[in-house]
THF (Tetrahydrofolate) riboswitch aptamer, 96 nucleotides, folded computationally. The model forms 82% of the base pairs in the Rfam consensus. It matches the Rfam family "THF (Tetrahydrofolate) riboswitch aptamer". Rfam's curators write: Tetrahydrofolate (THF) riboswitch was first reported for Ames et al. as an RNA motif in 5' untranslated (5'-UTR)regions of folate transport and biosynthesis genes in Firmicutes genomes. For this family Rfam cites "Long-range pseudoknot interactions dictate the regulatory response in the tetrahydrofolate riboswitch" (Huang et al., Proc Natl Acad Sci U S A, 2011).
């Protein structure tokens, strides 16, 4: 000098447990506003996420039962799997 590689946050998904809703919140879709994060360092988007104000859509209850069985593109936690810095520069590891 050149070539190759590693690593995070996170995303998706299986399983389990504990909740919430079933008097419809949540999830999903969408417009605006604000903010945040993005591998060891720096920069960083038209990508990602959170909060917030709206819009459109929208459901599975049953049972004598306080119970039990369901239901919800439901929440959280644990755990397995898959993927994994948009991109740029530097660094690191191996070979040269």
């Nucleotide at each position: 000098u050149g070539c190759a590689g590693a690593g995070u946050a996170g995303a998706c998904u299986g399983u389990a447990a504990a909740g919430c809703g079933u008097u419809a919140a949540g999830u999903g879709c969408u417009a605006g506003g604000u903010g945040a994060a993005c591998a060891g360092g720096g920069a960083g988007u038209u990508g990602u996420c959170a909060c917030u104000u709206g819009g459109a859509c929208g459901a599975a209850g049953g049972u004598a039962a306080u119970u039990c069985c369901g239901c919800g593109g439901u929440u959280u936690u644990a755990u397995g799997g898959u993927c994994g810095c948009a991109u740029c520069c530097c660094g690191c590891u191996g070979c040269u």

The sequence was found by an Rfam model in a public genome assembly.
The coordinates come from a structure-prediction model, not an experiment, and the mean pLDDT is 78.